[in-house]
This record gives sequence, C1' cells and structure tokens, in this order.
RNA sequence: GCCCUUGUAGCUCAGUCGGUAGAGCGCAUCCUUGGUAAGGAUGAGGUCGGCAGUUCAAAUCUGCUCGAGGGCU
Repeated sequence: GCCCUUGUAGCUCAGUCGGUAGAGCGCAUCCUUGGUAAGGAUGAGGUCGGCAGUUCAAAUCUGCUCGAGGGCU
C1' cells in the first nucleotide's frame, strides 16, 4: 500500500435479502421471606462508531473516515 471481517443498551450478543430497535445478564422500584439468596411483576437505559449519498423510508444499500482483528505484497 491492497484486501477481508467487525463496531447495536453498563456487559455478551441478535436483528443481514430497506418498513416500530430486541434478548440474556446487570441496574431501579415493588411483591414474596423473620432476614438474605432464589423466584415473580413493572420500569429505566440506544442520535445502531463518525460524516455524507441513494430512497417516501437506512442498524440494513453506496462512498469516505475512525477504532479493533486478520490476510497478501
């Protein structure tokens, strides 16, 4: 220098052929218990790495860019 994979909630990850952004764990409140753990109910938490483009509509497609991992010369 070129190429590939990857970036989504505090953590681990789904969501891949464009159409409401989700799960588990964790966190908060409540129920249950003599108390703790376990269990149950409810809830909070996201500009989907950044910028631009295409589109009625982008986490998803395209370009550039940044971070991480890998390959080639």
This is a predicted structure of a 73-nucleotide RNA (transfer RNA) from an Opitutales bacterium. Its Rfam family is "tRNA". By type it is a transfer RNA. Its family is annotated with triplet codon-amino acid adaptor activity in the Gene Ontology.